[in-house]
RNA sequence: UUUGAUAAAGGCACACUUGCUGAAAAGCAGGGUCGCAAAGCCAUGGGUCUAAAGAGAUGCAAUUCUCUAUGACUGCCAGGUUGCCAGGA
Numbered sequence: 001u002u003u004g005a006u007a008a009a010g011g012c013a014c015a016c017u018u019g020c021u022g023a024a025a026a027g028c029a030g031g032g033u034c035g036c037a038a039a040g041c042c043a044u045g046g047g048u049c050u051a052a053a054g055a056g057a058u059g060c061a062a063u064u065c066u067c068u069a070u071g072a073c074u075g076c077c078a079g080g081u082u083g084c085c086a087g088g089a
Stems, first nucleotide, its partner, number of pairs: 001088004011036002016031006034075001040081003044078003047073003054067004
């Protein structure tokens, strides 16, 4: 500097499940192991999810409906940044 296999040291952990937190999306911890060569880190751009609060519509009211991220996801895609092992040059 480049590549990533069915190898190897080590790592992560989908679904499901138990407990806790949250309005929800989802998160944390334990079990689990579908997968992952950055499935390490950063919500920066796009994307996706949620709508408690707020705004609007309806209505006498209750209700119902719609919109909005300030909430969330990096195991959706880019971008930034750091790095293990092995092979090649």